[in-house]
């Protein structure tokens, strides 16, 4: 890189570096020299794996299911994944367009190859 399953309306910021783009892509439409991306240093967050703990299940182990805790692997710490991009009928609405429901793309994490 490929597939395959989840999960994406919550949640968490400080310093040190360098300095001009950054928010995946495409339109918007923000963020940003009151220092942005991005590195490094600490903190936080969350519980997807692992690990312990309970509780149920079991004849009992083990699987498993919840639950809690989290020292360990990852992830994350502006804005719902920032909206929308494809398709679908219904409702709303004078049009402009909102709403909804599905999928498509991305992101995360397990797993496989």
């Nucleotide at each position: 890189c490929a597939c395959u399953c989840a999960u994406c309306g919550a949640g968490a910021c400080c310093g040190g570096c360098u300095g001009a783009g950054g928010g995946a892509c495409a339109g918007g439409c923000c963020c940003u020299u009151g220092g942005a991306c991005g590195c490094c240093g600490g903190g936080g967050c969350a519980a997807c794996c692992a690990g312990c703990g309970a509780a149920c299940c079991c004849a009992a182990c083990c699987c498993g299911u919840u639950c809690g805790c989290c020292c360990g692997g990852u992830g994350c710490c502006a804005a719902c994944u920032c909206c929308u991009g494809c398709g679908g009928a219904c409702g709303c609405g004078c049009c402009a367009g909102c709403g909804c429901c599905g999928u498509g793309a991305g992101a995360u994490g397990a797993g496989c190859g």